Transfer RNA from an uncultured Eubacteriaceae bacterium, 73 nucleotides, folded computationally.
The sequence was found in a public genome assembly.
It matches the Rfam family "tRNA". Gene Ontology term of the family: triplet codon-amino acid adaptor activity. The family's RNA type in Rfam is transfer RNA.

[in-house]
Order: sequence, then C1' cells, then structure tokens
RNA sequence: GGGGAUAUAGCUCAGCUGGGAGAGCGACGGACUCGCAGCUCGUAGGUCAGGGGUUCGAUCCCCCUUAUCUCCA
Repeated sequence: GGGGAUAUAGCUCAGCUGGGAGAGCGACGGACUCGCAGCUCGUAGGUCAGGGGUUCGAUCCCCCUUAUCUCCA
C1' cells in the first nucleotide's frame, strides 16, 4: 500500500426482508426478611464509531473518514 471483519446501554452481545432500539449481567428503588444475603417486581441508562448521501422512513443500503483485529505484499 491492497483485501476482509468488527464498532449498538457501565460490561458481554442480539437486532431476520428498511418501519417497535432490545436481552443477560451490573446500578438504583419497592415487596418478602429484625437486618444482610437471596429471590421477585419495577425504574433509569443509547449521537446505533464520526460525517455526508439515497429514501416517505436508515443500526440496516451507498460514499468518505477514524479505531481495533486479520490476510496478502
């Protein structure tokens, strides 16, 4: 220098064929308990890596950039 993969909640990761942004763990609150632990119910938490484009509508499609991993040289 060229090819490929990954980037989504504090962490690990889903998200199907373009239309609802989610799960587990964690945090916080309530009930059970004298209290803790545990269990259970609930709540908060997101620029979907960044920018632009297509579209009525983009995590998803197209282009550029950034970071990490990997292959070729």